The RNA shown here (transfer RNA) has 72 nucleotides and comes from Entamoeba marina. Model confidence (mean pLDDT): 82 of 100. It matches the Rfam family "tRNA". Rfam describes the family as follows. Transfer RNA (tRNA) molecules are approximately 80 nucleotides in length. The sequence is in RNAcentral, with records from ENA. Taxonomically the source falls in Entamoeba (Eukaryota, Amoebozoa, Archamoebae, Endamoebidae).
RNA sequence: GGCUUUGUAGUUAAGUGGUAAAAUACCCGCUUUGGGUGCGGGUGGCCCGGGUUCGAUUCCCGGCGAAGCCCU
Numbered sequence: 001g002g003c004u005u006u007g008u009a010g011u012u013a014a015g016u017g018g019u020a021a022a023a024u025a026c027c028c029g030c031u032u033u034g035g036g037u038g039c040g041g042g043u044g045g046c047c048c049g050g051g052u053u054c055g056a057u058u059c060c061c062g063g064c065g066a067a068g069c070c071c072u
Stems, first nucleotide, its partner, number of pairs: 001070007010024003018054001025043006047063005
């Protein structure tokens, strides 16, 4: 340099053309003498820009980051 894959809560991670499930983390409450466990509730997210579309996290293009392969 080229090619492929990938980017979603702090972390892990599902999913989809009609604003996103879950675990964990954090906060609050109940339980406990207190802590932990357990139960309930809450907070928090689609890498950036452009295009297509009535509508984009999803499809397309570019950029950036990450991983792998190849060449020199």